[in-house]
Formats: sequence, C1' cells, structure tokens
RNA sequence: ACCUGAUAAAGGCAAAAUCAUCGAAAGAUGAUGACGCAAAGCUAGAGGGGCUAAGGGUACAAACUAUGCCAGCCAGUUGCCAAG
Repeated sequence: ACCUGAUAAAGGCAAAAUCAUCGAAAGAUGAUGACGCAAAGCUAGAGGGGCUAAGGGUACAAACUAUGCCAGCCAGUUGCCAAG
C1' cells in the first nucleotide's frame, strides 16, 4: 500500500414500536427503545432505483406529474481499528 473483516480493543450509529412537534402526504426532528450495521459517516441542483402528489392536470374525477422526500436499496466518496 492492497485485500480482508476476529468470539480483539477503543469508540460509534440506531430498525420496528410508542409519545411529542413539523408536513397535504411521503417523510423529518426530539425522547424512549435496540432490529441490526465495518462505513447504518457524507452525497438526493450533475449515476441508477424507490416513496409521496400539495400544486398542476381533469369532468367535480382518475391516470399522469417533483419543484417534496428516501443514503438502513444499489452506487459514488471520505474514513477508525488490525487478528490474518
């Protein structure tokens, strides 16, 4: 340096659910809580994918639609530790 990821050490994050707040919703934030995670750090105005549809659209509907979201779907990128 590259690979790899221990029944190691130090530390880290926190699913579902419940409560509160925000939001049209998806979802977010905080608290409680741990299902899990070696990137569950960061990136969603310049990769793919997914969710929602307020507004638009329409016939008063529906379809459709992101300017709203998801990084714990893949991806990109940075990075701790070191048995092998």

Background:
The RNA shown here (c-di-GMP-I riboswitch aptamer) has 84 nucleotides and comes from Paenibacillus abyssi. Rfam family: c-di-GMP-I riboswitch aptamer. Gene Ontology term of the family: cyclic-di-GMP binding. Its mean pLDDT, the model's own confidence on a scale to 100, is 87. The RNAcentral record of the sequence draws on Rfam.